[in-house]
Molecule: small-subunit ribosomal RNA
Organism: uncultured bacterium
C1' cells in the first nucleotide's frame, strides 16, 4: 500500500473493499413524465366529479451511473485565439391572423407457434401543410427579392413565433509542456500547397476537380513497445525517483466492426439497421438478447462484500401544482482491509507461599506477581428515560432507530496475543541433538560441553493486532543539475582535417525575445501548510487565511549575455632575414658481409651441441685465391640525441616537397578553440594480380632431449619477409595520461636559435626562446606517485565509465574477396572480480655469514649370522601407546609365576583398598581341623582370647545404607612434563617520531664478534626475555689440615685427598684502526669464551603423553559387570619386510704361556678374602668390611712358542649329550664341560658418526634384579691418530633486498580436456500461432448520386465501404530432431 498469507482477536468511531477473464452472464430493480396538448377505451359515482393506463403529441432519455479496452494524439494539462452553435433559465422590442390535408388509437377482416406484420374503414391536437402580414432578420452595392407562429387552464397566468442581447455550455484552432527504444534513418500520393466548387453550426484536402511538386526528419521524422491524462499520493533535507485505488476535471468506450436516422444537443450502456462470434426459445418456417449500471451467479485467481432498508435528507426528469420516477443519493449488512479512540482492572499484600527454571548447592529468577483483603464500573449484560438531522405559515412528514445519548441495577465480573534474544538489532541460560535433524536478510551457525536447530525457563519489542511476502521512495554522493569520475580500480576515441553544434579579446554606440525588477489576470474545487470551530478526545468534519512552480499582458532597468553598427591590437594569422632535422615522395649510386656460378691452390674432414647426431665432403667439401652474378639491409658516426599528428622514419647525391623554431620591424583587424557526423592516414601478419628471392624463416621433414616432447637445442625448408598496384583497419596504436588557453617556488643535463661580454677569432661566462630529460617546493592523490612537458589551480569542447562472468560474445545491421572489422545484447551465473600498499612464507632470485652441511680424512651401516625393536601374517589371546626428521636396544633402570593391563576357565558383588552413619559382636585376633576343588573360593567343626574411670568410649568384625572401582573413551576439552627447529642469535616492549591505515623506525647500515658480542654513525632515546657472566668438573700453584693412604724410615719431607685462596685481564711489546677489535710476539700450568657440563628466549608442529600423575565431560556397575580375586597360557607364536646392535669374515690375526699398568663405582636378605674340592660353571667354609682401613679388581700392551693365507689352529651359529646356580616352579632363565662346527674371504643402489686426548680400539664398573634372555643403558679409565685447499655444489639456520595471483602460506595456488545428469541461450530441415500494411475478388446495412414511376420517399442502378475470400511478402512469439 485498493493487498495477500500464518498465529491469534474484545468494543467504538471514521473511511475502504473485483488490482486477475473490456471472460460469460440466471433473476430482479436502474428512465421516466405530462390527463392543465388531443380523441376515445375501462372502472366508480345518480350526478358533480374522480380512478386506472394503451395510443397520438410534447418534454426528458446526449445528464446522473459504470468502466479504462483502445489512444503517444492538439488525448490531457497550461496560457492565448474565433471562421461558430446554443433546449432549458434571465433582460429587451416586436408578433400570435385566415385556411386546409392526414393519421394512431377505435371498428372489421387477414396471417404467423411466436415475435409481430398486414388491408379496408371512419377521427382529434401544442401532430402536419399552405396562404397572409415583415423589422433592428437573410441574400444583395443598391434597387430589390425571400423567410413566421399554437393554443390549453381558468381567471391568475403557462405557453407558442421572428430578432437583439447575457449567462452557462459545448465545437474548432494555436504556443509550451507530456515514456522507452536508433540492434527503427529515411516517412510521405490527398501526400504538400493554390484555384473553382461541394460540405459543415463553423474554418480547414474535410470532401471533389484541376494546376504545381511539394511537406517531414539527426532539436529524431517514420517504424515498434509499452501506457488513458491531471489535480493529485508515497517517499526525500531538496532536487529528485515512483504511483495515478477512493474523491474532483478532462478524454475514450458500451459484446465485437460498420452505419446513419431523430434531435439544441449522439453517431447514442439500458434507441435503430447491417455484418461477425457467442447464448437463448422454436411447432424448423422463424425469432430473441448484450449487468465495463446496483444486487448476485459461474470461471480464472494469492486474492476483494448484502440478489438489505428508504426516496425522511441533497441532487435530477417531467409536471401549473398536488404528486410520480430515481440501484444518483441518505442509510444499514459483511471482512482488524487501513486510520484513531478505548478497554482487558485499582490500592494494599513478604513466610519473598507453592510450583517451575537455574545454582558454585549457599542461594537465586518468575515476584507484589499470584493467593488474601479493600475499591471502581470504562466495556459487557439487564431495566428506565430518549433526541438533533424537519426546511416551509398552519397541519403532515425520519429510512438510519428505540440508534447516538443520559440514568439506574449486577458484578472483576466478557476481553492478550504475535515476533524475536551470534553481529548488524533491543533482549540468556538449560536440556535434547551430533554437519543428522534442521535455521537463514547477510555475514554465517551444526561434526559430544551450540546465548544461531528443537523444547523448557528467563528477558527483548509491538500490542487487538504481532510477523511474512510482493512492490515502491529512503539510505544510494551505487546515473553525481544540486553532487562523481577516466596514469596503476570501470572508462582517453590509433592519429589527424573539418561545413554542423557548443564555447568566445579590449573599447564606444544603439537596440533588447535571454536576464532583473514592479504591477494586471490565471494556475477550479478538494488536497497540504497556519489559525479557530464542531462531533466527551482523536481520526473525522466545517470555516478562515496561506500556498500555487508555470503561462499570458503591461509598465521599467541595461550591469552581463545576444543583435547591429563603429573602432583598437595583446589572441590568431601574413611579409622578410635566418636555422636544425633518419619529416615524405622518385631517381640515381656506394662499400663490407652474406650467398651461387666458374677456375686455381690443397687433400680429410667439416658443420653442429651441455654432449650428439640427422647434413655437407675423395664426383674433392671445409679453409684460401681469382673472376662473374644476385638480393636484401646500411657497421663505425650514434647520444637519454634529432623530426613527424600518429603509425613510423637511417648508407650517399639530386630533384620536387611539408611541417617546425628564432630575430627585428611591418601588414590583416577576432580572422579564434574544440569537434558528434563525414573524410584522410594508420605497425605487423593477412588478402589478390604481376615480379623478385641472398640471408632469416611460421607450416612441413629430419636429427636430439624426454616417462612422452606435435616444444625449448640441432640440420633442413614452403609462404612470407622485398618491389609495383589494389585490399584489409587492428595492436600492450602506451606516456595505459584527449585537444586547446590562461596561472602557479627552484636546481641541473641536453638538442637548436638569438643576445650581452669576452676574444684576431672560436672557447668561456651571464640572460633569453622553442624542444627532450633527471630530482624536488606547495599542492593533488586511496597509496603507487605526479609535480612549469602536471595527475597542481582555472577556462572551453569531445570521447569514454557505474560489480565479476557470459561477452567484445549471439541475433540484427553496415563494410570486406576472404579472413575478418565495427556497432553491441540478454537469458543464466557467482558474492565478489578488482587497486595500491602492510607483515609473514614460498622462489630450480639476488648479495653476504655460519655448521661434521659439503669437501679432505678415519671408521662404519646397506650384504652373513645372531640379539632387540617394529610392521604384517597368525592366533582363544599374541594387551595398550609411540609413526618421516621429531617412531621403531622407544615407554621398559630386567614379561618364566607376579608384573600384566590380554585371552580361556572357576568364583565375588557396598565390593581387594578409603571416608561416613545405624545396629549387633566376650571382639583386637591367634591357633588346631574336616569336605569339595587347580587355586581363590565355599560348606562346616573345635579351642584359646581385649583395654577400661565399668556409664560408657575407642579400636575389630559382620549385616543395610550413603558410596566405591573402571589401564574403559576423549591428549582436537585440559593441567604437569617431555620431543623439535636449536646454544641458533634472535623475540619484544615503553616513550617518542613517521603513515589516513595496516605498520615502520628502535632491530636497517659500516667495522668487528661465537654471539642484536662491541664501536661508529643514525628520529630515535632507554629497556625486558634471550647471548655472555654469575654454578659443578678438570688443568698449574700457595697456605691449612693429615686419618682408615702410599714411598721409605732421613726430614719440619714427598705423594696423595680434602677445604680456602690464587692465577688469565688482550695487562705488555710490534703491526693494522678513529673507535671496537684483529694478527704477531713474550712470559706463562694454562692465551684471547683453556676444555667440559648444568642453563634452551618469542614462539612453531591442535607434535608426544588421559598408561607415570592429576582432571572436565561422556561411558560401564543390584543377580552381576569394562570393577575385583584365582589357576593356567599368552605378551617369546614366524613365510616375511624395516630399524637399532653384537660377532666376524682373519696374519696389525688367532691359539697357548708369562710379565705388568687403571679409574668411575658397589658391598649387610651384602661384597667376600687366604684354605680346599672339582677340567669348568660352581661347592664347602667363612678371616675381614656399614668401608682412602676389609672384598669385588682389568682387558688391550709387552715377552716367548706354534699357526703361514686355507672357509684354515678365521669365524662361531645351530644340534646332541652331560652338568651348575637362583627361583614354590626354569616349559621361556643364564652359565660351564665334551662334541658338531653353519653363514659369512669386507658387502649394490644407497646412507651414518666423528675436528684431539677427538675418532678409533680394550676392557672395567653401576642402575634394575631372586635370577636373567644386557650384545641394551649410564658411567670410568687404557692405547691412542688422520684431515681441513675451500664454499662451486647438497641440507639445514641467520640478516638484508627482490617477485608473488601463496596467508590450513608451494606439500600452496591453479589452468584445460574428458564422464554421468541438470539448466540456460544462440543455430536448425520445418510446424504452429498472433499484429500491421499491400494487390485484387465480393459487396450488406446506409447516406450521396443518377433514371423511372402505379408517387409509396416506391423501384432500378452508379462509385464509395464493413465483414468475408485470393495471393505474395512483412514482422513477434512458441515448438522442433540435431
Nucleotide at each position: 500500500u485498493g493487498a495477500a498469507u500464518g498465529c491469534u482477536g474484545g468494543c467504538g468511531g471514521c473511511g475502504u473493499g473485483g488490482a486477475u477473464a473490456a471472460g460469460u452472464c440466471a433473476u430482479g430493480c436502474a428512465a421516466g413524465u405530462c390527463a392543465a396538448g388531443g380523441g376515445g377505451g375501462c372502472c366508480c359515482g345518480c350526478a358533480a366529479g374522480g380512478g386506472c393506463a394503451a395510443c397520438c403529441g410534447g418534454c426528458a432519455a446526449a445528464c446522473g451511473a459504470g468502466g479504462u479496452a483502445g489512444u503517444a494524439a492538439c488525448g490531457c494539462g497550461u496560457a492565448g485565439g474565433u471562421a461558430g452553435a446554443u433546449c432549458c433559465c434571465c433582460c429587451g422590442a416586436a408578433g400570435u391572423c385566415g385556411g386546409g390535408c392526414a393519421u394512431a388509437g377505435c371498428c372489421a377482416g387477414u396471417c404467423g407457434a411466436a415475435a409481430g406484420a398486414c388491408u379496408g374503414g371512419g377521427u382529434a391536437a401544442u401532430u402536419c401543410c399552405c396562404g397572409a402580414u415583415a423589422g433592428u432578420c437573410c441574400c444583395g452595392c443598391a434597387a430589390g427579392g425571400g423567410u413566421a407562429a399554437a393554443g390549453g387552464u381558468u381567471u391568475u397566468u403557462c405557453g407558442c413565433u421572428u430578432c437583439g442581447g447575457g449567462a452557462g455550455u459545448c465545437g474548432c484552432c494555436u504556443g509550451c509542456g507530456u515514456a522507452g527504444u536508433a540492434u527503427c534513418a529515411g516517412c510521405u500520393a490527398g501526400u504538400u500547397g493554390g484555384u473553382a466548387g461541394g460540405g459543415u453550426a463553423a474554418u480547414g484536402g474535410c470532401c471533389u476537380a484541376c494546376c504545381a511538386a511539394g511537406g517531414c526528419u539527426a532539436c529524431g521524422a517514420c517504424g515498434c513497445u509499452u501506457a488513458g491524462g491531471g489535480g493529485g499520493g508515497c517517499u526525500g533535507a531538496g532536487a529528485g525517483g515512483c504511483c495515478g485505488a477512493u474523491c474532483c476535471c478532462c478524454a475514450c468506450c458500451g459484446a465485437u466492426g460498420g452505419a446513419a436516422c431523430u434531435g439544441c444537443g449522439a453517431c447514442a450502456c439500458g434507441g435503430u439497421c447491417c455484418a461477425u462470434a457467442c447464448u437463448c426459445c422454436u411447432a424448423c418456417g422463424g425469432g430473441a438478447g448484450g449487468c465495463u449500471g446496483c444486487a448476485g451467479a459461474c470461471g480464472a485467481g494469492a486474492a476483494u462484500a448484502u440478489u438489505c432498508c428508504g426516496c425522511a435528507a441533497u441532487g435530477g426528469a417531467c409536471g401549473a401544482a398536488a404528486g410520480u420516477c430515481u440501484g444518483a443519493c441518505g442509510g444499514a449488512g459483511c471482512g482488524a482491509c487501513g486510520c484513531c479512540g478505548c478497554g482487558u482492572g485499582a490500592u494494599g499484600g513478604a513466610u519473598g507461599a507453592a510450583g517451575u527454571g537455574c545454582u558454585u548447592c549457599g542461594g537465586u529468577a518468575c515476584g507484589u506477581a499470584a493467593a488474601c483483603a479493600u475499591c471502581u464500573u470504562u466495556u459487557a449484560u439487564c431495566g428506565g428515560g430518549g433526541a438533533a438531522g424537519a426546511a416551509a405559515u398552519u397541519a403532515u412528514u425520519g429510512a438510519c432507530g428505540g440508534u447516538a445519548c443520559c440514568c439506574g441495577a449486577u458484578g472483576a465480573a466478557u476481553a492478550a496475543g504475535g515476533g524475536g534474544c551470534u553481529c548488524c538489532u533491543a533482549a540468556c541460560u538449560c536440556u535434547g541433538u551430533g554437519c543428522c535433524a534442521g535455521c537463514a536478510g547477510g555475514a554465517g551457525c551444526g561434526g559430544u560441553a551450540a546465548u544461531a536447530c528443537a523444547g523448557a525457563g528467563g528477558c527483548c519489542c509491538c500490542a487487538a493486532g504481532c510477523a511474512u511476502u510482493a512492490c515502491c521512495c529512503g539510505g544510494a554522493a551505487u546515473c553525481a543539475u544540486u553532487g562523481g569520475g577516466c596514469g596503476u580500480a570501470a572508462a582517453g576515441g590509433g592519429u589527424g582535417u573539418c561545413g554542423a553544434g557548443g564555447c568566445g579579446g579590449c573599447c564606444c554606440u544603439a537596440u533588447u525575445a535571454g536576464u532583473c525588477u514592479c504591477c494586471c489576470g490565471u494556475c477550479a474545487a478538494a488536497u497540504c501548510c497556519g489559525c479557530a470551530g464542531g462531533c466527551u478526545u482523536a481520526a473525522c468534519c466545517u470555516g478562515c487565511g496561506g500556498c500555487u512552480c508555470g503561462c499570458g499582458g503591461g509598465g521599467g532597468a541595461a550591469a552581463c549575455g545576444g543583435u547591429a553598427g563603429g573602432g583598437c591590437u595583446c589572441g590568431a594569422g601574413g611579409u622578410c632575414g635566418g636555422a636544425a632535422g633518419a619529416g615524405g615522395u622518385g631517381c640515381a649510386u656506394g662499400g663490407a658481409a652474406c650467398u651461387c656460378a666458374c677456375g686455381g691452390u690443397g687433400g680429410a674432414g667439416g658443420g653442429g651441441u651441455g654432449a650428439a647426431a640427422u647434413c655437407c665432403g675423395u664426383u674433392g667439401a671445409u679453409a684460401u685465391c681469382g673472376u662473374g652474378g644476385g638480393g636484401a639491409a646500411c657497421a663505425c658516426c650514434a647520444a637519454a640525441g634529432g623530426c613527424g599528428a600518429a603509425g613510423g622514419c637511417a648508407g650517399u647525391g639530386c630533384a620536387c616537397u611539408g611541417g617546425u623554431c628564432c630575430g627585428a620591424a611591418u601588414c590583416u583587424g577576432a580572422c579564434g578553440c574544440u569537434c558528434a557526423c563525414a573524410c584522410a592516414c594508420g605497425a605487423a601478419a593477412g588478402c589478390c594480380a604481376g615480379g623478385g628471392g641472398a640471408g632469416c624463416g611460421a607450416a612441413c621433414g629430419g636429427g636430439a632431449u624426454u616417462a612422452g616432447a606435435u616444444a625449448c637445442c640441432c640440420c633442413g625448408g614452403u609462404a612470407g619477409u622485398c618491389c609495383u598496384g589494389g585490399c584489409c583497419c587492428u595492436a600492450a596504436a602506451c606516456g595505459u595520461u584527449g585537444c586547446u588557453c590562461g596561472c602557479u617556488c627552484g636546481c641541473u643535463u641536453u638538442a637548436c636559435g638569438g643576445a650581452g661580454u669576452a676574444u684576431c677569432g672560436a672557447c668561456c661566462c651571464u640572460c633569453u626562446g622553442u624542444g627532450a630529460g633527471g630530482c624536488u617546493a606547495a599542492g593533488c592523490u586511496a597509496a603507487c606517485g605526479c609535480g612549469g612537458u602536471a595527475a597542481g589551480c582555472g577556462a572551453g569542447c569531445c570521447g569514454c565509465c557505474u560489480g565479476g562472468g557470459u561477452a567484445g560474445u549471439a541475433c540484427g545491421a553496415u563494410c570486406g574477396c576472404a579472413a575478418g572489422a565495427u556497432u553491441a545484447a540478454a537469458a543464466c551465473u557467482c558474492a565478489a572480480a578488482g587497486g595500491a600498499a602492510u607483515a609473514g612464507a614460498c622462489g630450480g632470485g639476488g648479495a653476504c655469514u655460519c655448521g661434521c652441511a659439503c669437501a679432505a680424512g678415519c671408521g662404519g651401516u646397506g650384504g652373513a649370522u645372531u640379539a632387540u625393536g617394529u610392521g604384517g601374517c597368525u592366533u582363544a589371546a599374541u594387551u595398550c601407546g609411540u609413526a618421516g626428521a621429531c617412531a621403531a636396544a622407544c615407554g621398559a633402570a630386567g614379561a618364566a609365576c607376579c608384573u600384566u593391563a590380554c585371552c580361556a576357565a572357576g568364583g565375588u558383588u557396598a565390593g581387594a583398598a578409603a571416608u561416613c552413619c545405624a545396629a549387633c559382636u566376650g571382639c583386637a585376633u591367634c591357633c588346631c581341623u574336616g569336605g569339595u576343588g587347580a587355586a581363590a573360593g565355599c560348606c562346616g567343626g573345635g579351642g584359646a582370647g581385649c583395654c577400661u574411670u565399668c556409664g560408657a568410649g575407642g579400636g575389630u568384625g559382620u549385616u543395610g545404607g550413603a558410596c566405591a572401582g573402571g589401564u574403559g573413551a576423549u591428549g582436537c576439552a585440559u593441567g604437569g612434563u617431555c620431543g623439535u627447529c636449536g646454544u641458533c642469535a634472535g623475540u619484544u616492549c615503553g616513550u617518542g617520531g613517521u603513515u589516513u591505515g595496516a605498520a615502520c623506525u628502535g632491530u636497517u647500515c659500516c667495522c668487528u664478534u661465537c654471539a642484536g658480542u662491541g664501536g661508529g654513525g643514525u628520529a630515535a632515546c632507554g629497556a625486558a626475555c634471550g647471548c655472555a657472566a654469575c654454578c659443578c668438573c678438570c688443568g698449574u700453584u700457595g697456605c691449612c689440615u693429615g686419618u682408615u693412604g702410599c714411598c721409605u724410615a732421613u726430614a719440619u719431607g714427598g705423594u696423595c685427598a680434602g677445604g680456602c685462596g690464587a692465577g688469565a685481564c688482550u695487562g705488555c711489546u710490534c703491526c693494522c684502526u678513529c673507535a671496537c677489535g684483529g694478527g704477531a710476539g713474550a712470559g706463562g700450568a694454562a692465551g684471547g669464551u683453556g676444555g667440559g657440563g648444568a642453563u634452551g628466549a618469542c614462539g612453531c608442529c591442535a607434535g608426544a603423553u588421559c598408561a607415570g600423575c592429576a582432571u572436565g565431560u561422556c561411558c560401564c556397575u543390584c543377580u552381576g559387570a569394562u570393577a575385583c580375586c584365582u589357576u593356567g597360557g599368552g605378551c617369546c607364536g614366524c613365510a616375511c619386510a624395516c630399524a637399532u646392535a653384537a660377532u666376524a669374515c682373519a696374519a696389525u690375526g688367532g691359539u697357548c704361556g708369562g710379565u705388568a699398568c687403571a679409574a668411575c663405582g658397589g658391598g649387610a636378605c651384602g661384597c667376600a678374602a687366604u684354605a680346599c674340592c672339582g677340567c669348568a660353571a660352581g661347592g664347602u667354609g667363612g678371616a675381614g668390611c656399614a668401608g682412602a682401613u676389609c672384598c669385588c679388581c682389568a682387558a688391550a700392551a709387552c715377552c716367548g712358542a706354534c699357526c703361514c693365507c686355507a672357509g684354515u689352529a678365521c669365524g662361531g651359529a645351530u644340534u646332541g649329550a652331560g652338568g651348575u646356580c637362583u627361583g614354590c616352579a626354569a616349559u621361556c632363565g643364564a652359565c660351564c664341560u665334551c662334541a658338531u662346527g653353519a653363514a659369512g674371504c669386507c658387502g649394490g643402489a644407497a646412507u651414518c658418526g666423528c675436528u684431539a686426548g677427538u675418532a678409533a680400539u680394550c676392557u672395567c664398573g653401576g642402575g634394575u634384579c631372586a635370577g636373567c634372555c644386557a650384545a641394551a643403558c649410564c658411567g670410568a679409565g687404557g692405547u691412542g691418530a688422520a684431515u681441513a685447499c675451500g664454499u662451486u655444489c647438497u641440507c639445514g639456520a641467520g640478516u638484508c633486498u627482490u617477485g608473488u595471483a601463496c596467508u590450513c602460506a608451494c606439500c600452496g595456488c591453479c589452468c584445460g580436456u574428458c564422464a554421468a545428469c541438470u539448466c540456460a541461450a544462440g543455430g536448425g530441415a520445418g510446424c504452429u500461432g498472433g499484429g500491421g500494411a499491400u494487390a485484387c475478388c465480393c459487396g450488406a446495412a446506409g447516406g450521396a448520386c443518377c433514371g423511372c414511376c402505379u408517387c409509396g420517399u416506391g423501384c432500378g442502378g452508379u462509385a464509395c465501404u464493413a465483414c468475408g475470400g485470393u495471393a505474395a511478402a512483412u514482422u513477434c512469439a512458441g515448438u522442433g530432431a540435431c